[in-house]
RNA sequence: UCCAGUUGAUUCUGCUGGAGGCUACCGCUUGAGGAGUCCGGUUGAGACAUGCAAGUUUGUCUGCCGGCAAGGCGGACGGCGCACGGCUGAGGUAAAACACGGGUAAUGUACCCUAUAGAGGGGCAUAUCCUCGGGAAACUGAGGGUAAUACCCCAUAGUAGAAUUUCCUGGGAUGGAAAUUCUACGAAAGGGUUGCAACUGUUGCCGUUGCAACUGCUAUAGGAUCAGCCCGUGCCCUAUCAGGUAGUUGGUGAGGUAACGGCCCACCAAGCCUAAGACGGGUAGGGGUAGUGUGAGCUAUAUCCCCCAGAGGCGCACUGAGACAAGGGCGCCAGCGCUAUGGCGUGCAGCAGUCCCGAACGCUUCACAAUGCGCGAAAGCGUGAUGGGGGGACUCCUCGUGUUAUCUUCCUUUUUGGAAGAUAACUUUUGCUAUGCGUUAAAAUAGCAUAGCGAAUAAGGGCCGGGUAACCGGGUGCCAGCACCCGCGGUAAUACCCGGGGCCCAAGUGGUGGCCGCAAUUACUGGGUCUAAAGCGUCCGUAGCUGGCCCUAAAAAUAUACGCUGAAAUCGUCUAGCUCAACUAGACGGCUUGGCGUAUAUAUUUUAGGGCUAGGGGCCGGGAGAAGGAAGGGGUACUCCAUGGGUAGGAGCCAAAUCCUCUGAUCCAUGGAAGACCGGCAGUGGCGAAGGCGCCUUCCUAGAACGGACCCGACAGUGAGGGACGAAGGCUGGGAGAACGAACCGGAUCAGAUACCCGGGUAGCCCCAGCAGUAAACGCUGCUCACUAAGUGUUGCAACCCCUCGAGGGGUUGCAGUGCUUAAGCGAAGGCGUUAAGUGAGCCACCUGGGGAGUACAUCCGCAAGGACGAAACUUAAAGAAAUUGGCGGGGGGGCACAAAAACGGGUGAGAUAUGCGGUUCAAUUGGAUUCAACUCCGGGAACCUUACCAGGGGCGACAGCAGUAUGAAGCUCAGGCUGAUGACCUUAGCUGACGCGCUGAGAGGUGCUGCAUGGCCGUCGUCAGCUAGUAUCGUGAGACGUCCCGUUAAGUCGGGUAACUAGCAAGACCCUCGCUCUUAUUUGCUAACGCCCUACAUGGGAGCGAGCAAAAUAAGGGGACUGCCCCUGAAAGGGGGAGGAAGGUGAGGGCGACGGCAGGUCAGUAUGGCCCGAAUCCCCUGGGCUACACGCGUAUCGCAUUGGCAGGAGCAAUGGGAUGCAACUCCGAAAGGAGAAGCUAAUCCUCUAAUUCCUGCCUCGGUUAGGAUCGAGGCCUGCAACUCGGCCUCGUGAAUGCGGAAUCCGUAGUAACCGCGGAAUAGCGAUUCGCGGUGAAUACUUCCCUGCCCCCUGCACACACUGCCCGUCACGCCAGUCAAGUCGGAGUUUGGUGAGGUGCCCGCGAGGGUAGCGAACCAAACUCUGAUGAGAAGGGCGAAGUCGCCACAAGGUAGCCGUACGGGAACGUGCGGCUG
Repeated sequence: UCCAGUUGAUUCUGCUGGAGGCUACCGCUUGAGGAGUCCGGUUGAGACAUGCAAGUUUGUCUGCCGGCAAGGCGGACGGCGCACGGCUGAGGUAAAACACGGGUAAUGUACCCUAUAGAGGGGCAUAUCCUCGGGAAACUGAGGGUAAUACCCCAUAGUAGAAUUUCCUGGGAUGGAAAUUCUACGAAAGGGUUGCAACUGUUGCCGUUGCAACUGCUAUAGGAUCAGCCCGUGCCCUAUCAGGUAGUUGGUGAGGUAACGGCCCACCAAGCCUAAGACGGGUAGGGGUAGUGUGAGCUAUAUCCCCCAGAGGCGCACUGAGACAAGGGCGCCAGCGCUAUGGCGUGCAGCAGUCCCGAACGCUUCACAAUGCGCGAAAGCGUGAUGGGGGGACUCCUCGUGUUAUCUUCCUUUUUGGAAGAUAACUUUUGCUAUGCGUUAAAAUAGCAUAGCGAAUAAGGGCCGGGUAACCGGGUGCCAGCACCCGCGGUAAUACCCGGGGCCCAAGUGGUGGCCGCAAUUACUGGGUCUAAAGCGUCCGUAGCUGGCCCUAAAAAUAUACGCUGAAAUCGUCUAGCUCAACUAGACGGCUUGGCGUAUAUAUUUUAGGGCUAGGGGCCGGGAGAAGGAAGGGGUACUCCAUGGGUAGGAGCCAAAUCCUCUGAUCCAUGGAAGACCGGCAGUGGCGAAGGCGCCUUCCUAGAACGGACCCGACAGUGAGGGACGAAGGCUGGGAGAACGAACCGGAUCAGAUACCCGGGUAGCCCCAGCAGUAAACGCUGCUCACUAAGUGUUGCAACCCCUCGAGGGGUUGCAGUGCUUAAGCGAAGGCGUUAAGUGAGCCACCUGGGGAGUACAUCCGCAAGGACGAAACUUAAAGAAAUUGGCGGGGGGGCACAAAAACGGGUGAGAUAUGCGGUUCAAUUGGAUUCAACUCCGGGAACCUUACCAGGGGCGACAGCAGUAUGAAGCUCAGGCUGAUGACCUUAGCUGACGCGCUGAGAGGUGCUGCAUGGCCGUCGUCAGCUAGUAUCGUGAGACGUCCCGUUAAGUCGGGUAACUAGCAAGACCCUCGCUCUUAUUUGCUAACGCCCUACAUGGGAGCGAGCAAAAUAAGGGGACUGCCCCUGAAAGGGGGAGGAAGGUGAGGGCGACGGCAGGUCAGUAUGGCCCGAAUCCCCUGGGCUACACGCGUAUCGCAUUGGCAGGAGCAAUGGGAUGCAACUCCGAAAGGAGAAGCUAAUCCUCUAAUUCCUGCCUCGGUUAGGAUCGAGGCCUGCAACUCGGCCUCGUGAAUGCGGAAUCCGUAGUAACCGCGGAAUAGCGAUUCGCGGUGAAUACUUCCCUGCCCCCUGCACACACUGCCCGUCACGCCAGUCAAGUCGGAGUUUGGUGAGGUGCCCGCGAGGGUAGCGAACCAAACUCUGAUGAGAAGGGCGAAGUCGCCACAAGGUAGCCGUACGGGAACGUGCGGCUG
């Protein structure tokens, strides 16, 4: 302090995850040392074998040892201690604990300290002991004897109580003191040591007595310490716990206690607590502190310290200064153990240790040496407290695992540098060895010094797609797997698994769970609520919170000063001690964010008092209004009824039908009935709190605005709970019922149609009286107050001005309301903007990712429907807001196009055939292309070849290594065999003479795979007019602008406007061909004129020669067309018409195809990455197949005939091609063709006869003289070879077919249509294709209806972009929760029964007995809470590509949504009212 994740991109909102620190466990790994308040805390306050954890003491008596020495070891009586220390945190505990601060005028206190006084006299027992018993044991009985610092009595002192009086402290006596009287109770303990003195005995120690000091004892007072009790404040979650309470609240009296008190009891009263959360439920020992955080905070509170609580569960008292004590007692319950069955014993949450439990934690160690505690006068004794040691990757700290040089290799871009290895040298912390010092209660370490040895003894874990530092190779192929989030993996994986390399930390490093931070994501510091989650439907109003101006007082808040306190440890700084550090000590500071007391101040807040009028309220005035309630009145229409008129239809729809109607409809007229409603006026007009309110009149009621400034004097604002009102629909009861109209019944539509449309129609809609309480109850915007630029409408009131003076018109200003446009400002933006969503103040409500869910349960309300309140498990990485670009729309506007329509012409679709494709078949029918944009396409030509396919046969390994090899490798050959054929192979024989496919690698080759790894090329959008950039500007940004608008164009073509101005690629220009013309040129082309010649008698014909290049032709270069000119129109650009011209508005046709999209097509044209085959997926050969054939589709040809067919005759092209060739010409043949053959390397020769057409004749509407399929026969040509499987000729045969359904294709002029000719490949072969010319139309010159394209606007929940997205039922599986007849528990409360036990009272010498209430435990019942399980039921979530529909998103094809009601497989439909999202 961020980063990743919603999107095509953006800005937000919002959550999820990552990076940090701490903590427990786990994986892998592990060298050393030190320190520490670390180590069965988390689960089981589960159960415990064994050992130890509290004794001590001459006060007294006594046993034993010893010498009836000293002394020691014991026992008992007595004293003190065992209420500490140590352990644990369950339950209980949410207050009676704890923390902080007070109080005790309501108390106690052993041991300790101080002071005063005292300790006189007397007495009775008893244990150990002795004797004798009972019992399995535990234990216990009787008799006898004895001591004390044990016990008792008397005395004195004293204590307590009552009454009276006085004094002291104090705010106040209930306290203290003194005196008097009375009552009650009523102390003491000695032992020893030292010193002195005396006495008896003695050598002397010793003994006795006295005095002093010390110690012990008693009483009183005070202190200290430690406790008890009381008060204030603080102290978790839950209102889906709202009322609780009978000793409950208080009083009087009595009891009880150290002490106050319902602490307990009797009586009396009926109180007490509670929204500032009582009562209940859940959870929990509290604090110092610890973790984290800048802090505020959040979380934790094991270990250390303080307090509390507990000792298997529960209760009880005894002793004592202190306990209701658990290493003391009694009783019950549960467990365990012993037992002779009669009874007994037992309590590790002390230290070790065991079992179970669990993810989870150590030795049945040493010592009282130190510190402390108990006892003791002391020495001392005891002490699992404590101090040491052992174990532990518990935490923290420190250090090491080598250093240097040279060389080699590798990497790197030179230098530099890095890695590895080798060699050499150096060092020795550590390690090992040895010695000394040192250390301890005892030991062992640590440490220090010296010497020696030797780089020796010491590195791992995680990660390397992004976040997040670090990349290559192999394997795998949506598999195996990874993953914290985003996401990787479907054959080129930096994401999986390995290897290498690298990065980060390092004796550690990672994972999982938890806490804090990040999170301003609970916002006090520090957030929000129009649209993202979020303003209650509206108003009134209680508590609360907040509150105008002035004065006075108080001093509660507040401020300042001082004092006390807030333990230590922890924390900070400094200093010091361990070699440093960790650690420890000291000083200072800080912390516990606090509490209490005293004093001062009085601006502000508060409280009290007084005053004021600017807030608020009242009053008055004239106006405005669909404000509410009631009553009365009116109007048109609809429907029905009656009468009259009138005749065949009416009604309804996209179209229909159901329906009404000859029993007379619809229609017209008149009259009547009934119910509902209230046109025009009517207005982003008015009124109301909202819902809502609309004919007229009257009455009643309420509010607002304006104006006046007369009255009150802060009376105010908001408003948790609460109350009232509250559209439509709905419910109850009673009416009414015309129209409309859920449900329902019909008719249609449709695949279906529980709908939309149509015909009917019940509740309802209406009225009265109630209930209900919800809406998109919306301005999706809570109420109040103040402040902050303007402009322009409109409504009401007031003031003023002008006018034609009116109940008029116009205008200005003020206030109040209601709209629009906007400055600043705000906002993510849209937008808001004095009617704020701006700037401030007060109060309330609400929000905290999406779903589950406004669901379940509980409760309250309701007649019901339902409403109010309102979760969790589980699931999910997003859900969402605004805006942007695109795409799309059964949205709108403008424009365009013969692969659009319209108009016209001709086809396809029917037939036959050809050909391609699918399918099927087959040994194989190789492969590719599949809407437009595959299908006479790749292929520009499959008999073999081609050829990729099938069957069969054969062949081939450069290079390296290894078997083998002169005892001959490999190769060649005659003959025979095998074979379709072959020295391919086999047999025999021969020739040659050095290599070596038998093995392992590695190659050549591959039409093998991947066009989704690619290049290149192509198709298509596109016969389109678009696509972008620079700079500037606008926007937080994606982006916008420019490129938009108006006009115009074939055109983003041009003109004008404009926050844009320029520019680029496309368009255009350009290039080629054609059309007119000019110049130049003239062979192989041409021949008008001229000469010659031939023919011939013609004014003719002929291109043979000369000559020539005029014309034509050829081919090179120029010219020409630019809206230039005229008229009309227009702002211009341009458009319409015309002239001239060969050509006129792009002259015609072509080439040229923007940025890009389509993972479009092609690995089989070539190229090429990767993968695969590699003696076969390579190469060769023979034969077959690609030519199959029940079918389906595309394209084409020929036809169905008279605009024709057949026969004869006549006439006119162009483009091309030709030496493996084109072939004139001659001959042969009926023809195809054959035999000869000139010329031609080609403007020279050849191909070369064009055909449709024209003329003449025949045919005459018929399956024909139309049509030619199919088949038969005979020939010809190519070629090794025409069987499968070629083409042609002749003769014969003569099929379908009589103009083609739905649908569909092409074409706008030299075009369509018709006609032939040529080329390409080829040995040969087409109906294909590419070109060429000939004949030569019709129609439109309009439009956007269909199909599409371009531009602008618009909506969007789409962005793989509508072949989009997406909803619900049903079916299947999994998961968690809910309901549920019940079943089985647990806990608590209450009541009842039984009742151990101890306590009080009474009797008794005692033993004991009686009695009262209390009461553990057990039993039973009821209630409450809670857990487990449960047939079955309903819903939810998640799942692969299931089923049915198509609800929503575009006008989503019936606009959607909200509330409500009814209906329906389902999404949903319909009615009523509302909203615009």
Annotation:
Predicted 3D model of a 1477-nucleotide RNA (small-subunit ribosomal RNA) from a Candidatus Woesearchaeota archaeon. Rfam family: Archaeal small subunit ribosomal RNA. The family is grouped with related families in Rfam's "SSU clan". Rfam 15.1 lists 709 matches to the family in 491 species. The sequence is in RNAcentral, with records from SILVA.